Overview
This is a predicted structure of a 355-nucleotide RNA (Bacterial RNase P class A) from Alkalilimnicola sp. S0819. It is recorded under the gene name rnpB. The organism belongs to Alkalilimnicola, within Bacteria. The RNAcentral record of the sequence draws on ENA and Rfam.
């Protein structure tokens, strides 16, 4: 210089002018004054928790998550640090990474076989058999046959085919045997563990993958969701209750009693329009000490920074610049995942020149 990794920040500025909103303060009630006003993602609503009602003795079943270890947090599926694996020269990236020796299931296509192996091609063919040639008729011998067999070295298919490699063995051959390497198993060390191990010792090697197939093991979950849920509370119409009048009316009945309805006044509650809280002081923002590799903790100072309820945050002029991206709060937080023109700052690798 020029490839690259990892973090972290910025998302037009500065000024008038006129709106539009939440709060205080004034006020002649008409306003005026001061203040505050959208993000890093306000978004997907995909996990977690606060908080509000419901439901709950406990346990379990069903059903859902979650899954290598330790820690951190109010909680997690997050986030740190560490293991094991993968990829890359690296810096770093990915990793849902119990459990296949509990039991079902599948493993297409190709292949002779896809799992208590298989035999196509290929090797052999010791051993029995068959032929041939001797023979003392007991049986011997072949470059013979490839019939039974016998083999897992070579080829061949495949994602995957029962450890590699090298001697020895053998009719070929094969952990058959043996050295190594590499598997497992126990033991000892290390680490808090997950796991490591160029440490000893046994086992020829033991039965393929596949659990984001069912299952099995730990471990964790009640349920709805701010239109939650609480408080005040009209008109009207209905309820409940207390009194008052005329012992009424007015249906039923032939007629009395009986039942049912009906007046007035006064009280009680539920509830509905409608208003109020819930409504933003909060797991809170900054700064500075300290503990921790860090995730974050803890002290202490100092700050209030949107809260409507048809729903505010815009517009319009002037300079200037690198000419301006995804995108707009609705109960609050904590991740997490998707969008994002364009700039800035840092660690750190690897390659090229130079001194």
């Nucleotide at each position: 210089g020029g490839a690259g990794u990892c973090g972290g920040c910025c998302g037009g500025a500065c000024a008038g002018u006129c709106g539009c909103u939440g709060u205080g303060c004034c006020u002649u009630a008409g306003g005026g004054c001061a203040u505050g006003g959208a993000g890093g993602a306000a978004a997907g609503u995909c996990c977690g928790g606060g908080c509000u009602c419901c439901a709950u003795a406990g346990g379990g079943c069903a059903g859902g998550g979650u899954g290598c270890c330790a820690g951190g947090u109010a909680a997690c599926g997050c986030c740190u640090g560490g293991g094991g694996g993968g990829c890359g020269c690296g810096a770093g990236c990915c990793u849902a990474c119990g459990g296949a020796a509990a039991g079902u299931g599948c493993c297409a296509c190709a292949g002779a076989g896809a799992a208590c192996a298989u035999a196509c091609c290929g090797c052999c063919g010791a051993u029995g058999g068959c032929c041939c040639g001797g023979u003392u008729c007991g049986c011997c011998g072949g470059u013979g046959c490839a019939c039974a067999g016998g083999u897992a070295a070579g080829g061949g298919u495949g994602a995957a085919a029962a450890g590699g490699u090298g001697c020895g063995g053998u009719a070929a051959g094969a952990g058959c045997g043996c050295a190594c390497c590499g598997c497992g198993c126990g033991g000892g060390u290390g680490g808090u563990a997950a796991c490591a191990u160029g440490c000893c010792g046994c086992g020829g090697c033991a039965c393929g993958g596949u659990a984001a197939a069912c299952c099995c093991c730990a471990c964790c979950c009640g349920g709805a969701g701010c239109a939650a849920g609480a408080c005040c509370a009209a008109a009207u119409a209905g309820g409940g209750g207390a009194g008052c009048a005329a012992u009424g009316g007015u249906g039923u009945g032939g007629c009395c009693c009986g039942c049912a309805c009906u007046g007035c006044u006064c009280c009680c509650g539920g509830g509905u329009a409608g208003g109020u809280c819930g409504c933003u002081u909060g797991a809170g923002g900054c700064g500075a000490g300290u503990g921790g590799u860090g995730a974050c903790g803890c002290u202490c100072g100092u700050c209030c920074c949107a809260g409507a309820g048809g729903a505010a945050u815009g517009a319009c002029u002037g300079u200037c610049c690198u000419c301006g991206a995804c995108a707009g709060a609705a109960c609050c937080c904590g991740g997490c995942u998707u969008a994002c023109a364009g700039g800035c700052c840092g660690g750190c690798u690897c390659c090229c020149a130079c001194c």